[in-house]
Molecule: Bacterial RNase P class A
Organism: Schaalia sp. lx-260
Formats: sequence, structure tokens, C1' cells
RNA sequence: UGAGGUGGUUGGGCGGCCGCGUCACGUAAGUGCCGAGGAACGUCCGGGCUCCACAGAGCACAGUGGUGGCUAACAGCCACCCGAGGUAACUCGCGGGAUAGUGCCACAGAAAAUAAACCGCCGCAGUUCUUGUGGUAAGGGUGAAACGGUGGGGUAAGAGCCCACCAGCGAAACGGGUGACCGUGUCGGCUAGGUAAACCCCACUUGGAGCAAGACCAAGCAGCAGAUGAUACGGGCGGCUCGUCCAAUAUCUGCGGGUAGGUUGCUUGAGGCUGGUGGUAACACCAGUCCUAGAUAGAUGGUCGCCACCGUGUUACCGGUAACGGUAACGCGGAACAGAACCCGGCGUAUAGACCACCUCAUCCC
Repeated sequence: UGAGGUGGUUGGGCGGCCGCGUCACGUAAGUGCCGAGGAACGUCCGGGCUCCACAGAGCACAGUGGUGGCUAACAGCCACCCGAGGUAACUCGCGGGAUAGUGCCACAGAAAAUAAACCGCCGCAGUUCUUGUGGUAAGGGUGAAACGGUGGGGUAAGAGCCCACCAGCGAAACGGGUGACCGUGUCGGCUAGGUAAACCCCACUUGGAGCAAGACCAAGCAGCAGAUGAUACGGGCGGCUCGUCCAAUAUCUGCGGGUAGGUUGCUUGAGGCUGGUGGUAACACCAGUCCUAGAUAGAUGGUCGCCACCGUGUUACCGGUAACGGUAACGCGGAACAGAACCCGGCGUAUAGACCACCUCAUCCC
């Protein structure tokens, strides 16, 4: 210098004017403080908190799935193991079991798993140019995958049929590691396809609903109880009057439940930052310091100016033969994804542009 890899930061700044929300002050007018994000998003996992259910134990459904650790917990994170990719830095893995059993394996191909003969090869028979029958998985062809590989022996031709070496599988042993696992030689039968995000088997986990949870206060209407009852209407007290009783209505009082509405839950929390200690790390502990939205149909906005950034045009200057490049001034345009609603820990997804650190490979120079 070029090509890559990993991790991280930022997400325009300042000011004026108008406006919105909580809180404080003020009789009021108003004044003052604070006021979105790295993902506030998706609501996919986990937890806190709340209510409901629940004698105890288990099963099914569902979920998780290499090992060790971290954590409140997790399907998260860290470290490692194994496998795959890359020259490397590094990346990726829905990574228990296919020797418990069952099922499935498109197309092509003769055959897709213990069976199979399309071409070819070989024997026999017929025929005389190709047929029948048997053997053969070494060769060809198909496929993602074809029943170990190489060499030799053997044979009519062949074949783990036999032998040597290699690969793979299984068993027990020794050594290393907390462990997943790794290494070494020995023995065995000689060969075993894939698929569990197919059923299934094994181990572990698991009550339900969610802040519109829940708690408190509580108009109006309706309900129940009591009191009043002057006047008017109805009924009973044998017809009438008075009186009295009842019911309805009305007024008042009380009661419990509870709607509208209000208050609370509500934001100080497994919190952030800095430093130290332990640990490879995730993380834990200690000390100091900071307080930073709480709306409820939902505030956090609009506009103007200057500066910074990007693109483009014009002019001037500089370099160059030129194409073109650089600098400055001015004009025009642009500037992502997205927005709290109980709170945290993760994961996933979106994101214009700008920036930083470390690492790898190649080349050149000293």
C1' cells in the first nucleotide's frame, strides 16, 4: 500500500420565536426544572410483581438437548469439545439416540437396503449373427446416496472367497482431561447407507392469567330498610262524614354491592458511570458518585438563523500538453431506521452516513 476478519462508538451541534405534558411556586396572569431509543420495534424466550387455582404423587400434551461454568432465570452469555468451510485472522452447526423397534428415501436408474442383472464379462445349449438359460456386483451407465479402498492370490469369469496394508465399526485395557473428548497399542467379526424439524426411545423442565394484573374512594340510576305524610288520588274499616290503617307516589336518612369518574399500582432499579480486587472469560464483590419521561386516547412538536456533513452546478486560483485533479467562495438539493405506556435480562429484525481499536494474508522499502 492492497485485500480481508473481529469487536465497538456515534446517530448532527448551538441559539431565537411559538406550542405540548408531569412536577414545584404563585390568588391569578405566569415563571422555573425535566421531558424517547439503540433499537422505545417484533412480542419470540426468561424473570420480578399481582391475582386466581391448588391434600399429596404421577401421566399425557408441550418444551429443552455436546461438556463445564455464569445468572434471579432463560431457548441467553462465556470457555472448551466434536464436525464443516477458509492459505489465515476467523466463521457456521435445530450438536442426545439410526446396534430398541416401525416407517420413508422424489427424479433418474436394472436395483434405494439384505434384495437386485440394463449394458458388459464367463460357461452351456441352439443358431449362424444373434437367441435361450445359468453364473458374475470386477468394468460401464443413473443418482444427493449403489452394500469399503489399493495391490496380490484365486477363478470359466468373478467376488473379503483368501492374504497384506489402509480406512471405518465394535470390545475391553492403559495414559491425559472436572468433563464433552483426545492419544496409544491389542483383539474381534471382516463392512455396517441416509433420515428423529418422521413416529418413537432416553434424560431434564413445566399450574393458569396478565398493569385493561390488582388495591382503595365513589356520583347518578336501580335495590333494600327506616322516618315523615300538610294537600290531592286509590283501597279497607257494611252507606255518608270524621278518624284510622294499607299501597303507590313524593321528600329525607341509612345500608351493602358497584357503573361513570378519581386515586393508587407508577417508576430508585437483579439501575447507570468511574476506580479497585478475584476470574482466561461470561460474571461476582467492594468503594465512590449520579438520579435521568410517567402521559391515559395518550405530551416529547413546529418554524427560522448560523455552523458542521454529503451530492451537484458556476466562478476564481493552483498542478497537468490534455483528459482531469485539488483548494476557496457562492447557489441549489439532501440528511437513515424508527417512537415510551408496569419494570427488568436476552434474542431477532430495521438502520443514510461518520468514526475507532485489534488481528490475518500478500507485496514493497529500511